Archaeal signal recognition particle RNA from a Nanobdellota archaeon, 272 nucleotides, folded computationally.
């Protein structure tokens, strides 16, 4: 000096990245991608930091002079922009759906036991008036009740009288007034009216009736035209927004990686 074995130390490894967040870096959150390969604790009004920011507080394992760094190129994935396609939402527009009328087509219920069409009336609504019914009130009638006080009759008693008789009069009885109650087929007023009549007005889809009419023909459906309506629905177009997929460009990049740079120490034993 070289090689081998053992021990040690410095050191290395036990992941990295994108998004979000932040003035900015890291972490807790989401995602991508690696390794043979760590554990515990706290952390979004949050935790540790400040471009030397690429976590904090603790514990552990492996390798060990091992290794670390840069890196052409390849490349998973993310982000941004643009474009295309699809889906959804909103706004606007057009058409249709809807209603009316007309025309054409179709259709056949029905139809000389009378189609279409025309006219009138009713059915429906409003108003006015009459009748009916019901209710309320009043009047009237009937019955009952009803007076210390009104009227009649007034026993007894009282007064006058010689007597006959007369007088006033309580209770009782009778009557009735005001009033109360009940009933009523009557009258009046008011109100109501699942009744009815008349008149006037409105509505006119359907249904019914009548008259005229004299052979067709309702409804429904389709097409066209014109008008109306625009609530909802359908279709189409335009614009905006969102999501997804793909492509292109830019950018950040896990991972692989040609090549390059730095480092490769100490002790003991053995062999040459």
């Nucleotide at each position: 000096c070289a090689g081998g074995a053992g021990g040690c130390u410095a050191g290395g490894c036990c992941g990295g990245g994108g998004g979000g967040u932040u003035g900015g870096g890291g972490g807790u959150c989401c995602c991508c991608u690696g390794u043979a390969a760590c554990c515990g604790g706290a952390a979004a009004u949050c935790c540790c930091c400040c471009u030397u920011a690429u976590g904090c507080c603790g514990g552990g394992g492996c390798c060990g002079a091992a290794g670390c760094c840069c890196g052409a190129g390849g490349g998973c994935g993310g982000c941004u922009a643009u474009g295309u396609g699809c889906u959804g939402a909103a706004a606007g527009g057009a058409a249709g759906u809807c209603c009316u009328g007309c025309a054409g087509g179709u259709g056949a219920a029905c139809a000389a036991u009378g189609a279409a069409a025309u006219u009138c009336c009713g059915u429906c609504c409003c108003g006015u008036g009459g009748a009916g019914u019901c209710g309320u009130a009043g009047c009237c009638g009937u019955g009952g009740c009803g007076a210390a006080c009104c009227g009649g009759u007034c026993a007894g008693g009282c007064c006058c009288g010689g007597a006959a008789g007369g007088g006033a009069g309580c209770a009782g009885c009778c009557g009735u007034a005001a009033g109360c109650c009940a009933c009523g087929a009557g009258c009046u007023a008011c109100g109501a009216u699942g009744u009815u009549c008349a008149c006037g007005g409105g509505g006119g889809u359907g249904c019914g009736g009548a008259a005229u009419g004299g052979a067709g023909g309702a409804a429904g459906c389709c097409u066209g035209c014109a008008g109306g309506g625009g609530c909802g629905c359908u279709u189409c177009c335009u614009u905006u927004c969102a999501g997804c997929a793909c492509a292109u460009a830019g950018u950040c990049c896990a991972c692989c990686g040609a090549g390059g740079g730095c480092g490769c120490g100490c002790c003991u034993c053995c062999u040459g």

NCBI's taxonomy places the organism under Archaea, Nanobdellati, Nanobdellota. It matches the Rfam family "Archaeal signal recognition particle RNA". For this family Rfam cites "Prediction of signal recognition particle RNA genes" (Regalia et al., Nucleic Acids Res, 2002). It is annotated as a non-coding RNA gene. The family is grouped with related families in Rfam's "SRP clan". The model forms 96% of the base pairs in the Rfam consensus.